The RNA shown here (small-subunit ribosomal RNA) has 1374 nucleotides and comes from Candidatus Acidiferrum sp.
[in-house]
């Protein structure tokens, strides 16, 4: 500093991360449409489809001052009643004749084109009506129509013949100019020609009409001045014609092209030309896209976007093109003509069928089309056209006004005030909250709407009247301005004042993220949203409805479309080693690009200036509507194209040069670099022939297979074919494919080193050309090995495979084709720059040396690491994926497809080229972190092997499925349910069933009533329950009635009481489980873009993430260990109810005595790799020993990390929700859970002699115990009765421990084993043992003779065996 003011993301691929990359959204806008919804003005806009057909009506006439003719209706008279006069009127209506219908309005269908833009040219052109200027307007002639008569037609419309007038035709005259033509001269030039002067020739115009003055009776003549007319010559505006730039998509359109390209003659236009035409060359366009499909009116604008840019091209405005569809010319200045003409067609319509009209893509309007797109309006008042002097007439151009929220803009629907936070919703944890100052109240307002008055601008021109000035003889006519008069379709208008009354004016869309707004019902993967993720399967902020919120607002949303985000087609601005993407590789054509120095040109570049970029539009200042949209005024802008002037650094173009770029020669060297002939040995098989005999061969094991006709094995000869072992190498070569025994001929390339020539010759490479593995193709050879197919034997569920025997194509040669491959460094070629560090290979050079190796320094080539620096990261890092430059190739989400379709190659096979419908919200890269692998390393657990012992066969017991039942309540289901809850189901428990009964219930609260409580005895009943009777009264207060209080028992309402109903997948708590396994984390701090990794990995130890070293890490929590109990010694301390060594005593530690031992129950010792001695990193620690009651955690217990299993329980117990409420509550009697072809599971006893019976004899430890444990004694075969001593327990009692020991017998058997069943008698608990109890005792004596597959336990006081106690409990324990 007027016209500078501007660039935002998000959701979604994963367990999580970063990238790639696509889909979605949120902005704006629109001629839109559609649902819902609607008060009002203002300025705009309004068939985007069928250029589909169109009834009506209007939309181009006008001029009597060119010309001729001219009515009727109706008035008014007159009349003989047939008419006829005047008026209408010199009108309307037609006709000559003039202009003007080429403007003005409509549509975009043609059109990829000089159609349109933009700059230009016409020296190659026209131009009516306008304006200057310049010269002119004499004088005759002959017609046509109108009308008239006759005539044809249905009609449109003709036809003959007659008569007329003209600014209408035709001749003559005049010609300044003009045109043409000849001489002659100039200037100018693109060299084609133009133009100017000067002279001559020759032919060519014309029209009148008219206000006023004068003349005249009149016609009429004149004068002037008007308006027309002719000829020219400028002017303005208009048009044609060229030419340069620019202007869609498809190459799956690649070749077009005979008037075609060019020249000559003619010819025809206003005008240049193949524009036509006759010859005559044979050209002409084309990968900078030609021909050919498709599509489209261009443009100024318009919409977005920072901007480049992409879409567009409605309305306004500039051009083109169209006027029913296709040709054609007339007339004309101008058309090949939108409301003219002619012909054809296809559609309508009329017709007397002969034969004729028509053209809405003008303004209304209609039918069709369609998601849609307006009135059959009013006025020429204004603008503006045509005509005409002139009034003035036409003008669906315009101006306006209806209809439509289409759209932009403003306004209204009140406003202040007003807490008992009203009333109802809603919600609630019930306490409240929230709709809300909102409403009601009260005080004000009056846009909008309604009624009433008033009332503009838009008007001024023309014309008329007056007066003036100016020509003029002139107060006339003309011509200037001044004053008045008169004209509004809009319009019952805007604006303005008065009345009316808060009275009549508020939707819609959303509320799960994205994206601003949250709860409650209701449904229960149904109904249904859904733009994208996605939501709904019983507690949905996501479906539907209510309350509440949020945005916008006379409008909201929803759909289609652009642009924008989208840097997702990347010029600004993208890439290609693994995400999509380097063509297998050369060579090389067009293009593309190119060292070093200089001169000159100026094409690109830069700079100035001139023209132009149209107007409206966008920006800016100002101004008019009360604002604003709108609209106006000036201005900036309009990045562009031309011209004409300067600059020369770059680039380009033309000249000279130069050598570092390439290149040539010349010398050296290294190689599996190609291409042909030859030789070689090894080994395979197959053929002969010798020896030999029974197998051989092949697998994990085996058959197929060969072999007694001699196989395999071995010798020896011999065919053949293929391939080249060792050397051999991240060694070499070569452009890639690729190359390997030797020699030989031929040949490409590439490298060092010295010089010396050339002098930019390079570099890329679209098409194009050649090479191009294997496997396939044809021909014709060859053929030992191998080996697709096949065959066959195994495997195996099956095995069309993998293993095994065979076996063909081919694989080998020559010739021809094929053109792909993970043709891989998944990395195009080339130049130059930018840290090293180590190996190989090849070749020079330097020290040294007699050589040679090692050592240094160059040059090519080929590897590993590795800085900077890049990359999403992994990894690249002088051999780059690093910094640049040039070329070229290739990519834009997954799947559909690398197809299809057409083309082009090829014998085929199949290459190259390369879509589309449809589909999905991802598809991918790279990293992490867990998690699996019949992956690898180390480890550890009775995991497994090595053993005892068992289940799994029998009988019982007990659970559990299952069946069964009125019911057989309910939970628990790998492990980790199944002798689990259940520490004890005849009644109760108990939930289950069946029957009987009850509804404020078994609680609690208010009110009332009665009685205190409470004992007691009857009756009905299965009871529950229902009725009856007896006795009996306390505390306070008061004389007494009679009140109170705490309690009881009935009643009556409410809020509510009750539910082992449902949901452990809503929970809480508690529990199992992985697991007493050693692990899981965190703080800071380093690393990474993050997800995360370190720490915690490693090395060694441990039972242990125990310790230790070590390290980008340092520390710290919660596990581990210890701290805690219990036991193992040992001490000290205290001895009753324990104890008893020695004394006395006793039947008995019985009773003195004692407290030493036992023992018991407080406190302590001790164990710590603490000591030696080896390994071991001088370590942690590990082995081995001492010493100890005990040794490396002495043994066991409790203790259970962060977290798995939505493990378990709603039926302990608590809880949200939901469902019952005279029942899904509650009370009771009976049953039932004990049921039984049957299957598991977990245990008891057994099948015996390590055993069973009978006798005798010992030796614990925990523990209970007063509703109780209950001695002794008696009585029973016994279970047990009686009995009651002791005992609140180290006293006394359960209590006897039992195997086991010692002696008897039993003798291998279904037994002296085993005890199931079962008959009987019988004890005890208990109101009751029938369903359904435990024991006793007598008879009874069943299965079982050690248990298929399979499967379970334990490592020391442990397995194996045998008894004892306790909880629960009236009784009842395998």
């Nucleotide at each position: 500093u007027a016209a500078c003011u501007g660039g935002a993301g998000a959701g979604u691929u994963u367990g999580a991360u970063c990238c790639u990359g696509g889909c979605u959204c949120a902005g704006a806008g629109c001629g839109a449409a559609c649902g819902u919804u609607a008060g009002c003005g203002g300025c705009g806009g309004g068939c985007c489809u069928a250029a589909c057909a169109c009834a009506u009506g209007c939309a181009a006439g006008u001029c009597g001052a060119g010309c001729g003719a001219g009515a009727a209706a109706g008035u008014g008279g007159c009349u003989u009643c047939g008419g006829c006069c005047a008026u209408c009127a010199g009108u309307a209506a037609a006709g000559c004749g003039g202009c003007g219908g080429a403007c003005g309005g409509g549509u975009g269908a043609g059109u990829a084109a000089c159609a349109c833009g933009u700059a230009g040219g016409u020296a190659a052109u026209c131009u009516u009506c306008c304006c200057u200027c310049g010269a002119g307007c004499g004088g005759g002639g002959g017609a046509c129509a109108a009308c008239g008569u006759u005539u044809c037609g249905a009609a449109a419309g003709g036809a003959a013949c007659g008569c007329u007038a003209a600014u209408a035709c035709c001749g003559c005259a005049u010609a300044c100019g003009u045109c043409u033509c000849c001489a002659g001269g100039g200037a100018c030039c693109c060299c084609g020609g133009u133009c100017c002067c000067u002279g001559g020739a020759a032919g060519g115009a014309a029209a009148g009409c008219u206000a006023g003055g004068u003349c005249g009776c009149a016609a009429g003549a004149u004068c002037c001045g008007g308006c027309a007319c002719u000829c020219g010559a400028g002017g303005a505006g208009g048009a044609g014609c060229c030419u340069g730039c620019g202007u869609c998509g498809c190459a799956u359109c690649a070749g077009c092209u005979a008037g075609u390209u060019g020249g000559u003659g003619g010819g025809g236009u206003a005008a240049c030309g193949g524009c036509c035409u006759a010859c005559c060359a044979a050209g002409g366009c084309g990968a900078a896209g030609a021909c050919g499909c498709g599509u489209a009116g261009c443009u100024g604008g318009u919409c977005u976007g920072a901007g480049a840019g992409g879409a567009u091209g409605a309305u306004c405005a500039g051009c083109c093109a169209c006027a029913c569809u296709g040709g054609g010319a007339c007339u004309g200045a101008g058309a090949c003509a939108c409301g003219g003409c002619c012909c054809a067609g296809a559609c309508u319509c009329c017709u007397a069928c002969g034969g004729g009209a028509g053209g809405c893509a003008g303004c209304a309007g209609u039918g069709g089309g369609g998601a849609a797109u307006a009135u059959u309006g009013g006025a020429c008042a204004a603008u503006g056209g045509g005509c005409g002097c002139a009034a003035g007439c036409c003008u669906g151009a315009u101006c306006c006004a209806g209809c439509c929220a289409c759209g932009c803009c403003g306004c209204g629907u009140g406003a202040g005030u007003g807490a008992u936070g009203a009333a109802g919703g809603c919600c609630u944890u019930c306490g409240g909250g929230u709709c809300g100052u909102a409403a009601a109240g009260c005080u004000c307002u009056g846009u909008g709407g309604g009624g009433a008055g008033g009332g503009a601008c838009g008007a001024a021109c023309c014309g008329c009247c007056g007066a003036u000035g100016g020509u003029g003889c002139a107060u006339a006519g003309c011509c200037a301005g001044c004053g008045g008069c008169a004209u509004g379709a809009c319009g019952g208008u805007a604006c303005c004042u008065c009345c009316u009354u808060a009275g009549c004016a508020a939707g819609c869309a959303c509320c799960g993220g994205c994206u601003a707004a949250c709860u409650u019902c209701g449904u229960g993967c149904c109904a249904g949203c859904a733009g994208c993720c996605g939501c709904g399967g019983u507690a949905a902020u996501a479906c539907g409805a209510a309350g509440g919120g949020u945005g916008c607002a006379a409008a909201c949303g929803u759909u289609g479309c652009u642009c924008g985000g989208a840097a997702u087609u990347a010029u600004u601005g993208g890439g290609c080693g693994u995400a999509a993407a380097g063509c297998g590789c050369a060579c090389g054509u067009a293009g593309g690009c190119g060292g070093c120095a200089u001169u000159g040109c100026a094409a690109g570049u830069c700079u100035g200036a001139u023209g132009u970029g149209a107007a409206a539009u966008c920006c800016c200042u100002c101004g008019g509507c009360u604002c604003a949209a709108c609209c106006a005024a000036g201005g900036a802008a309009g990045u562009g194209c031309a011209u004409c002037g300067g600059a020369a650094a770059c680039u380009g173009c033309a000249g000279u040069g130069c050598u570092u770029g390439a290149g040539u020669a010349c010398u050296u060297a290294a190689g599996a670099g190609g291409a042909u002939c030859g030789c070689g040995g090894a080994a395979u098989u197959c053929c002969c022939g010798g020896u030999g005999u029974a197998g051989a061969g092949g697998u994990g094991a085996a058959a197929u297979u060969c072999g007694u006709a001699g196989a395999u094995a071995u010798c020896g000869g011999g065919a053949g074919g293929a391939a080249c072992a060792c050397c051999g190498g991240u060694g070499g070569c070569g452009a890639a494919g690729g190359c390997g025994g030797c020699g030989a001929c031929c040949u490409g390339g590439u490298u060092c080193g010295a010089u010396a020539c050339u002098g930019a010759c390079a570099c890329u490479g679209a098409g194009g050309u050649g090479c191009g593995a294997a496997a396939g193709c044809g021909u014709g050879g060859g053929g030992a090995g191998c080996a697709a197919a096949c065959a066959g034997g195994a495997u195996u569920a099956g095995a069309u495979a993998c293993c095994c025997u065979g076996g063909u194509a081919g694989u080998c040669c020559a010739c021809g084709c094929c053109g792909u491959a993970a043709a891989c460094g998944a990395u195009g070629a080339g130049u130059g720059c930018u840290a090293g560090a180590u190996g190989c290979u090849g070749u020079g050079g330097g020290u040294a040396u007699u050589g040679a190796c090692c050592c240094c320094c160059g040059c090519g080539g080929u590897g590993u690491c590795g800085c900077a620096g890049c990359c999403a990261a992994c990894g690249c890092g002088u051999u780059a994926a690093g910094c640049a430059c040039u070329c070229c190739g290739c990519c834009u989400g997954g799947g559909g497809a690398g197809u299809a379709c057409g083309g082009c190659c090829g014998c085929a096979a199949g290459g190259c080229u390369a879509a589309a419908a449809c589909u999905c919200a991802a598809a991918g890269g790279a990293a992490u972190u867990g998690a699996c692998g019949g992956g690898g390393g180390c480890c550890c657990g009775c995991a497994c092997a090595a053993g005892c012992g068992g289940u799994g066969g029998a009988g019982c017991a007990u659970g559990u499925g299952g069946u069964u039942c009125a019911a057989u309540u309910c939970g628990a289901c790998g492990c980790a349910a199944c002798g689990c809850g259940a520490a004890g189901a005849a009644c109760c428990u108990u939930a289950c069933c069946u029957g009987g009964g009850u509804u404020g219930g078994a609680a609690c609260c208010c009110u009332c009533c009665a009685g205190a409580a409470g004992u007691c005895c009857g009756c009905a009943g299965a009871g529950a329950u229902g009725u009856g009777g007896a006795u009996g009264u306390g505390c306070c207060c008061g004389c007494a009635a009679g009140g109170g209080a705490a309690u009881u028992g009935g009643a009556u309402g409410u809020c509510c009481a009750g539910g082992u109903g449902c949901u452990g997948c809503a929970u809480g708590g508690c529990u199992g489980u992985c697991g007493u396994c050693a692990g899981c984390u965190c703080g800071u701090g380093u690393c990474g873009u993050g997800a995360g990794a370190u720490g915690u990995u490693g090395g060694g130890u441990u039972a242990a993430g125990u310790c230790c070293c070590g390290c980008a890490a340092c520390g710290a929590g919660c596990g581990c260990a210890a701290c805690c109990u219990c036991u193992g010694u040992c001490g000290u301390u205290a001895g009753u109810u324990g104890c008893c060594a020695g004394c006395c005593u006793u039947a008995a530690g019985u009773g003195g005595g004692g407290c030493a031992c036992u023992c018991u129950a407080a406190c302590g010792a001790g164990a710590c790799u603490g000591c030696c001695g080896a390994c071991g990193u001088c370590a942690a620690g590990u082995c081995g020993g001492a010493g100890g009651a005990a040794g490396g955690u002495g043994g066991a217990g409790a203790u259970g990390a962060c977290g798995u299993c939505a493990a378990g329980u709603c039926c302990u117990c608590a809880u949200g929700g939901c469902c019952c409420u005279u029942a899904u509550g509650c009370c009771c009697a009976g049953g039932g859970c004990u049921a039984c072809a049957c299957a598991c599971g977990u245990g008891c006893u057994a099948c015996a002699a390590u055993g069973g019976c009978c006798g005798g004899u010992a030796c614990a430890a925990u523990g209970a115990g007063u509703u109780g444990c209950g001695a002794a004694g008696c009585c029973g075969c016994g279970a047990g009765g009686u009995g009651g001593a002791g005992c609140c327990a180290a006293u006394c009692u359960c209590a006897a421990a039992a195997a086991a020991c010692c002696g008897g017998u039993c003798c291998c058997a279904g037994u002296u084993c085993g005890g199931a069943u079962u008959g009987g008698a019988g004890u005890c608990u208990g109101c009751a043992a029938c369903u359904c109890g435990a024991c006793u005792u007598c008879a009874u004596g069943a299965a079982g003779u050690c248990g298929g597959a399979a499967u379970c336990g334990c490592u020391a006081g442990u397995a194996a065996u045998c008894c004892c106690u306790g909880a629960u409990c009236a009784g009842c324990a395998g």